The RNA shown here (c-di-GMP-I riboswitch aptamer) has 90 nucleotides and comes from Geosporobacter subterraneus DSM 17957. Of the family's consensus pairs, 95% are formed in the model.

RNA sequence: CAGCGCUAAGGGCAAACCUGUCUAAAGGCAGGGACGCAAAGCCAUAGGGUCUAAGGUACCUACCGGUACUAUGAUAGCCUGGUUGCCGCA
Numbered sequence: 001c002a003g004c005g006c007u008a009a010g011g012g013c014a015a016a017c018c019u020g021u022c023u024a025a026a027g028g029c030a031g032g033g034a035c036g037c038a039a040a041g042c043c044a045u046a047g048g049g050u051c052u053a054a055g056g057u058a059c060c061u062a063c064c065g066g067u068a069c070u071a072u073g074a075u076a077g078c079c080u081g082g083u084u085g086c087c088g089c090a
Base pairs, nucleotide, nucleotide: 003089004088005087012037013036017032018031019030020029021028022027035077041083042082043081046080047079048078049075050074051073055070056069057068058067059066060065
């Protein structure tokens, strides 16, 4: 430097759910909690997927309002990719 995670040590993170809080929502954050994770560290201005639809557009409606589409919102614990890194193995 590149590869691997069978074994050990020291550790790390934390799904669902609950509480609080922010958000139009998806979802985020904090505390509790552990399903799991060898990158479940970081990157959404690399590509694809998925979730949401405030705003916008179209249509319907006498009005109130409704339906469809749409990311500029979100997900790195959906995948590929990028990047940094602990221990061990050969």
RNAcentral records the identical sequence in 2 taxa. The organism belongs to Geosporobacter subterraneus, within Bacteria.